[in-house]
RNA sequence: GGAGCCGACCAGGCGGCCGCGGGGGAGUGAUCCCCUGAGGAAAGUCCGGACUCCACAGGGCAGGGCGCUGGGUAACCCCCAGGCGCGGUGACGCGUGGCAAGUGCAACAGAGAGCAGACCGCCUGCCGCCGUGACUCGGCGCGCAGGUAAGGGUGAAAGGGUGCGGUAAGAGCGCACCGGCGCCGGCGGUGACGUCGGCGGCCAGGCAAACCCCGUCCGGAGCAAGGCCAAGCAGGUGCGUCGAGGUGGCCCGCUGAGCACCAGGUAGGCCGCACGAGGUCGGCGGCGACGCCGAUCCCAGACAGAUGGUCGCCCCACCGCGCCGUCCGGCGCGGUGCUGACAGAAUCCGGCUUAUCGGUCGGCUCCCCAC
RNA sequence: CGGGAUGUAGCGCAGCUUGGUUAGCGCGCCACGUUCGGGACGUGGAGGCCCCGGGUUCAAAUCCCGGCAUCCCGACCA
Numbered sequence: 001g002g003a004g005c006c007g008a009c010c011a012g013g014c015g016g017c018c019g020c021g022g023g024g025g026a027g028u029g030a031u032c033c034c035c036u037g038a039g040g041a042a043a044g045u046c047c048g049g050a051c052u053c054c055a056c057a058g059g060g061c062a063g064g065g066c067g068c069u070g071g072g073u074a075a076c077c078c079c080c081a082g083g084c085g086c087g088g089u090g091a092c093g094c095g096u097g098g099c100a101a102g103u104g105c106a107a108c109a110g111a112g113a114g115c116a117g118a119c120c121g122c123c124u125g126c127c128g129c130c131g132u133g134a135c136u137c138g139g140c141g142c143g144c145a146g147g148u149a150a151g152g153g154u155g156a157a158a159g160g161g162u163g164c165g166g167u168a169a170g171a172g173c174g175c176a177c178c179g180g181c182g183c184c185g186g187c188g189g190u191g192a193c194g195u196c197g198g199c200g201g202c203c204a205g206g207c208a209a210a211c212c213c214c215g216u217c218c219g220g221a222g223c224a225a226g227g228c229c230a231a232g233c234a235g236g237u238g239c240g241u242c243g244a245g246g247u248g249g250c251c252c253g254c255u256g257a258g259c260a261c262c263a264g265g266u267a268g269g270c271c272g273c274a275c276g277a278g279g280u281c282g283g284c285g286g287c288g289a290c291g292c293c294g295a296u297c298c299c300a301g302a303c304a305g306a307u308g309g310u311c312g313c314c315c316c317a318c319c320g321c322g323c324c325g326u327c328c329g330g331c332g333c334g335g336u337g338c339u340g341a342c343a344g345a346a347u348c349c350g351g352c353u354u355a356u357c358g359g360u361c362g363g364c365u366c367c368c369c370a371c
Numbered sequence: 372c373g374g375g376a377u378g379u380a381g382c383g384c385a386g387c388u389u390g391g392u393u394a395g396c397g398c399g400c401c402a403c404g405u406u407c408g409g410g411a412c413g414u415g416g417a418g419g420c421c422c423c424g425g426g427u428u429c430a431a432a433u434c435c436c437g438g439c440a441u442c443c444c445g446a447c448c449a
């Protein structure tokens, strides 16, 4: 200098005028003053919790989520560290229980697709023909019977690889080495696992985001939860204390007077609701996620829903014109632009995922050059 | 704000549970026949990135994950 990997952060800045939501204050009042006011995703609503009501959520079945190991956490389909496999020269990224428990699936092609299979090929025997006048020899065969998984061919997949022996030809048929598997033992590790040695049998295929098995977790509903006040109307039918409804599927248990449908009325106020698993800084422990301690700060709360409009300067992006320039590009002028990236609170919090112009910082890898 | 469902030919729907060879059905469309002509009817045919993007698998409309779009339901009082 170039190419890349990982992580954290920012998300136009300053000022003038006018406005909007929330809180507070002054004034008899009109009105005025002060403070404060979107995000990293506020989004999707995909997980997990807090909170509230129903037994302080109980027993069983069914159903569902998750899935290497160890840890973090209120909890998690999250995070951290590690193991193994795959990809990459590398930084690093991606994946993750069990198909040698059982059941099932594999279209088409192909001879054969699951303890498989003889289409071509190879080999043997018989038969026929030819060499041939003749044969126990040789060749051929569009013929018959058998052997063979080396080779060809089909397929996503054809039941280890290489070599030697062996054989009629072959074959883990035998042996050696390698790969892989199972069991036993030693060592290291909390563990996943790694490594070493021995034995076995020659080989065990794929799919569990197929049923399933194993382990583990899960009661249901959701702030339109739920509580209080006010206003207004009109009841009817059915079911129900011989148990409706509440546990959205079933049984038990618990609770206990309403429930369902049709018709009617109101579309008001308050609480929940903004101090919290909270932010920032520092110290300590830990590889880390994170935890503990101390100090400090108060940081949106609407209910058809505020967070905006306009002007000036600077930065940035885009467009147009002009000049310079070999290209990349650079400079000047003008214009547009809070659609100047994505977007925008609605009970709250921890995550994940998705959207996102541009920029800053930190750590690391590979290549080239120079000293 | 919360909860749920759906997306397949121009339109309305099957198929998705058990993944497989060319994804079907009705209406509509096109051509031909029939008719003097039209309709109806008959015969033949065209038309699909199975909403989009990834993944699992030999193989995905179907299974899994993430998006997008559309639709439905839910207030309180008696």
Stems, first nucleotide, its partner, number of pairs: 001367010012314007020037007039342001043353002046351005051222004058252004063218005068082005083096005097213002102211002104207002119152002121148006127141005160178006179203001181200008226271004235262005245255002264448003278297008315340001316337009372445007381398004391429001400416005422438005

Predicted 3D model of RNase P RNA and transfer RNA as a complex of 449 nucleotides. Model confidence (mean pLDDT): 82 of 100.